[in-house]
Context: one part of a larger RNA
RNA sequence: GGCGUAUGGGGAAUGCCUAGGCUCUCAGAGGCGAAGAAGGACGUGAUAAGCUGCGAAAAGUCGUGGGGAUUGGCACAUACAAAUUGAUCCGCGAAUAUCCGAAUGGGGCAACCCACUAUACUGAAGGUAUAGUACUCCGUAAGGAGGGCGAACCCGGAGAACUGAAACAUCUAAGUACCCGGAGGAAGAGAAAACAAUAGUGAUUGCGCUAGUAGCGGCGAGCGAACGCGCAGUAGCCCAAACCAAUGAGUUUACGGACUUAUUGGGGUUGUAGGACUGCAAUAUUGUUUGUAACAGGAAUUAGAACAAGUUGGAAAGCUUGGCCAUAGACGGUGACAGCCCGGUAUAAGUAAGUUGUUAUAAAGCAUAGCAGUAUCCUGAGUAGUGCGGGGCACGUGAAACCCUGUAUGAAUCCGGCGGGACCAUCCGCCAAGGCUAAAUACUCCUGAGAGACCGAUAGUGAACCAGUACCGUGAGGGAAAGGUGAAAAGAACCCUGAACAAGGGAGUGAAAUAGAUCCUGAAACCAUACGCUU
Repeated sequence: GGCGUAUGGGGAAUGCCUAGGCUCUCAGAGGCGAAGAAGGACGUGAUAAGCUGCGAAAAGUCGUGGGGAUUGGCACAUACAAAUUGAUCCGCGAAUAUCCGAAUGGGGCAACCCACUAUACUGAAGGUAUAGUACUCCGUAAGGAGGGCGAACCCGGAGAACUGAAACAUCUAAGUACCCGGAGGAAGAGAAAACAAUAGUGAUUGCGCUAGUAGCGGCGAGCGAACGCGCAGUAGCCCAAACCAAUGAGUUUACGGACUUAUUGGGGUUGUAGGACUGCAAUAUUGUUUGUAACAGGAAUUAGAACAAGUUGGAAAGCUUGGCCAUAGACGGUGACAGCCCGGUAUAAGUAAGUUGUUAUAAAGCAUAGCAGUAUCCUGAGUAGUGCGGGGCACGUGAAACCCUGUAUGAAUCCGGCGGGACCAUCCGCCAAGGCUAAAUACUCCUGAGAGACCGAUAGUGAACCAGUACCGUGAGGGAAAGGUGAAAAGAACCCUGAACAAGGGAGUGAAAUAGAUCCUGAAACCAUACGCUU
């Protein structure tokens, strides 16, 4: 020096654990904000740096319901207090709520500075207090509304490229990403100028098929329906106009009125055409809203069954023996594995406010209907359609219908008009150019309950721990590491060595201290000591 064995150091893997995550399900909630939000700054405690709570009324104030013995948050300790005259705590309601921030009196380098008007102190002030003073829109005015924030879902406007086509230009990616505007708990769509095909259907939405079909396509890559069928869920309505009337204004007058226009009220709402109008008949039927009453649902909360002995052990819930409860054998805890030790669980009870639902009831309001005639009137115009240029439809200009419209034109009026994938005829369907509409559907920042052939500290969120922290960057932004003594601190009194408040050795605690706070287990690398073998 090497190898081996043993004992240690070092190190943190591994095992076990979970306080945190991840993914869902069911319910709830689906917003907050000028009555000042979200988010912050600064304060606030006996002592108080941080976190949490709160706001100069500051770990809190008041009322009320619950509850029943301790309490002054995390968080020990000391001091001082509070509490059965009911505290702490939990629910509900109220009060207070500095400064910044949409920030809104003006300014500003956010958390600061400086004003004006009115009133008071007041006679005066470079003073103080209280209230008001931004902008935009609506409104004659009084006054009202908006603004900002928020995870996704939704509608609209605007709109890429990488990529694929094995290159690339039409095409694709994709109307995706990103940006902007707007709304709601959903949004959007929606009661046929629809589909269909000789048979019929009967608003919209979503799902399963139809079907990767018919088609579109440098007929490449790719894109990709509908009819129809089955389900979920169902709900239908209102204007404009004709006509009638009132009011205001105007024109005209033979002063009787007539006409024009504006506003308002009645009327009326469809395709088998309907309505006005004229005539007849009638006051029915049904629905809905509001009020009242009852019931249900509803916060904190309350009651809530049943076990002992022996034995091993530090400890019994283990093992043995014998019992018991069960509308409760979910779960968690307790010194190891507990239906019967504890909290709970099944079940039962109670419950304010607000609100929802059901039923009943009475009144009021609102809405809702028939028959016949057809002379006249009405039934959405710069609209439909057309030319040119684009876009959307599964459909790339194609035989290209249909829908939208930048531009130029431009009808008909019920003996009417549109559609049925060029176009024409027949036939069939429907009634545009006004509007509203629940449910079935989408999503989850958030609350409650629950689940997992999900993770278990290099995993799972970046974050189990004071994490969007420390730290890095001028900035936008980037972004960690870090869990475990023990059942219980019983966290090592006292003594010794020592300069020692270091460290260690005894002693003591404990089942264990090689569980001693760098604390469960404690692998390997690496280091050391002892012994053996060997060179």

A computed fold for a 535-nucleotide part of an RNA from Christiangramia lutea, annotated as large-subunit ribosomal RNA, domain I. The prediction has a mean pLDDT of 84. Its Rfam family is "Bacterial large subunit ribosomal RNA". The sequence was found in a public genome assembly.